A computed fold for an 89-nucleotide RNA from an Anaerolineales bacterium, annotated as c-di-GMP-I riboswitch aptamer.
RNA sequence: AUCCGAUAAAGGCAAACCCGGCGAAAGCCGGCGACGCAAAGCCAUGGGUCUAACGUCAUUCCAAUGACCACGACCGCCAGGCCGCCGAA
Numbered sequence: 001a002u003c004c005g006a007u008a009a010a011g012g013c014a015a016a017c018c019c020g021g022c023g024a025a026a027g028c029c030g031g032c033g034a035c036g037c038a039a040a041g042c043c044a045u046g047g048g049u050c051u052a053a054c055g056u057c058a059u060u061c062c063a064a065u066g067a068c069c070a071c072g073a074c075c076g077c078c079a080g081g082c083c084g085c086c087g088a089a
Stems, first nucleotide, its partner, number of pairs: 004087002012037002018031005035076001041082003045079003048074003055068005
């Protein structure tokens, strides 16, 4: 240094629920709270998943409803990339 990861040490993150806010929604932000996490730090690049506002189409006088659609999301789904704390076996 690489792989690796302990009932080590120091520190870190924070699922669900609930409250407030934003958003059409998925979801996000803050608070509370810990299910878990050695990258649960960062990047939507490939796959995957969620949503479907706008738009298109259908029914259609309008309204409304339905179908499709990501330019919206999720890295705490998998892979890949970048960076990083500690050091027993």